[in-house]
RNA sequence: AGAUCCCGCGCGGGAGAGAGGAGUCGGCCCCCGGCGCAGGCAAGGGGCGCGACUUCCGCCGAAGGCGCAACCGGCCCCCGGAAACGCUCAGGCAGAAGGGCCGCGUGGGGGAG
Repeated sequence: AGAUCCCGCGCGGGAGAGAGGAGUCGGCCCCCGGCGCAGGCAAGGGGCGCGACUUCCGCCGAAGGCGCAACCGGCCCCCGGAAACGCUCAGGCAGAAGGGCCGCGUGGGGGAG
């Protein structure tokens, strides 16, 4: 002085799949019109991609999680090891947000040659 590699920060890109049905509670809007001198109080009807919760299905696969044929290693009837593969627990199915991963910049670790 220091590559591959590991951890972090900033910026940019980043897919898929019902704005699904029902119910309860709340919120907002509209109609009607009762009481009251008034401020105001209260009943009824309708609507809402406005929210929370519960439930019934349909789907997606790229946070996270779980699984492993071949192959590799070992103390070899067995055990350990992967993904963009598989599962769909979690998460998600307008937009926003999130998003494995990729690119650029930057800080740190490590120390092959």